[in-house]
């Protein structure tokens, strides 16, 4: 000095749905998943937990898309070798290099 799909800690970046039943409303249930949470508002905005941060499929666009399966579905698959899309730092470790010293 470099790597490095660890680690850690601060930061930021996401998304929080569908279906069924009741019901004036409120509410119960199911279904996938890492997560479908509370609270607040006319708007929306904040916390929690969870994922994720250039080896980016976390998540959005496309998309009121296609085709499958189901009670339905934002559930599988394509699309996708498509566009976009948020970092520093410190510990470890591995590689390499320079100097000072002895031998």
């Nucleotide at each position: 000095g470099u790597c490095g799909c660890u680690c850690u800690a601060a930061c930021g970046g996401g998304g929080u749905g569908c279906c069924c039943a009741u019901u004036u409303g409120c509410u119960g249930g199911g279904c996938u998943g890492a997560g479908a949470g509370g609270c607040u508002u006319u708007g929306u905005g904040c916390c929690a937990a969870c994922c994720c941060g250039a080896g980016g499929a976390a998540c959005c666009u496309g998309a009121u898309c296609c085709g499958g399966c189901u009670a339905g579905c934002a559930c599988c698959g394509g699309c996708g070798g498509a566009g976009g899309g948020a970092u520093u730092a410190g510990a470890c470790g591995u590689c390499u290099u320079g100097a000072a010293u002895g031998c």
Molecule: TPP riboswitch aptamer (THI element)
Organism: Rhizobium sp. L1K21